[in-house]
This is a predicted structure of a 101-nucleotide RNA (Purine riboswitch aptamer) from a Paenibacillaceae bacterium. The coordinates come from a structure-prediction model, not an experiment, and the mean pLDDT is 77. Its Rfam family is "Purine riboswitch aptamer". A reference for the family is Mandal et al. (2003), "Riboswitches Control Fundamental Biochemical Pathways in Bacillus subtilis and Other Bacteria", Cell. Gene Ontology term of the family: purine nucleobase biosynthetic process.

RNA sequence: CACCAACAACAAAUUUCAUUUCGUAUAAUUCCGGGAAUCGGCCUGGAAGUUUCUACGAGAUCACCUUAAAUGAUCUGGCUACGAACAGGAAAAUAAGCAUG
Numbered sequence: 001c002a003c004c005a006a007c008a009a010c011a012a013a014u015u016u017c018a019u020u021u022c023g024u025a026u027a028a029u030u031c032c033g034g035g036a037a038u039c040g041g042c043c044u045g046g047a048a049g050u051u052u053c054u055a056c057g058a059g060a061u062c063a064c065c066u067u068a069a070a071u072g073a074u075c076u077g078g079c080u081a082c083g084a085a086c087a088g089g090a091a092a093a094u095a096a097g098c099a100u101g
Stems, first nucleotide, its partner, number of pairs: 007101002010097001013094004017089001020085006026055001029048007040065002049056001058076006
């Protein structure tokens, strides 16, 4: 000086996780039983709905019912499951490889 191998350190990149966004499901919806209120319009149970686990409520406004048993319309806001995208946040794993010891 060159080649090869191991270890240490450095380290592209990849994977996973989380956030965000988009999409699909479901319309935070529908049906029925029991109970309750009426300056009130609610509580509870079951079923349907989804290549689908879970959930299936809240607020506001307007209308409606006139003592009765029944609410309706509009707007706003999520959780959950799955798929995808962006950059790169945290953590973990693997680790090309220039060159160093």